[in-house]
RNA sequence: AACUCAUCAAGAGUAGUGGAGGGAAAGGCCCGUUGAAGCUACAGCAACCCUUUUUAAAAGAAGGUGCUAAUUCCAACAGUCAUGGACUGAUAGAUGGGUC
Numbered sequence: 001a002a003c004u005c006a007u008c009a010a011g012a013g014u015a016g017u018g019g020a021g022g023g024a025a026a027g028g029c030c031c032g033u034u035g036a037a038g039c040u041a042c043a044g045c046a047a048c049c050c051u052u053u054u055u056a057a058a059a060g061a062a063g064g065u066g067c068u069a070a071u072u073c074c075a076a077c078a079g080u081c082a083u084g085g086a087c088u089g090a091u092a093g094a095u096g097g098g099u100c
Stems, first nucleotide, its partner, number of pairs: 002099007013042005021031003027074002043068003048064002050060004072092001077089005
């Protein structure tokens, strides 16, 4: 990288460095010189793997990951209700487990 399964409405940030971008993807709408991305340190959130009690659940957080603006920011495709818009699903994506 590929395939497969699960989840995606909750939660959690400061400092240093850096110096103009960032939020994956038409577009929209946001964030950003009152300092973006990236990197580093420390902290935190969650509980997929994991650990314990014990086989159904519960608890935990040492370790492996992940994450810490906005629902995966909305939306792009299809459909339903409605004709303002609301809702559902798919696609895509992200994260984790498994297989080769």

Model confidence (mean pLDDT): 83 of 100. This is a predicted structure of a 100-nucleotide RNA (SAM riboswitch aptamer (S box leader)) from Veillonella sp. HPA0037.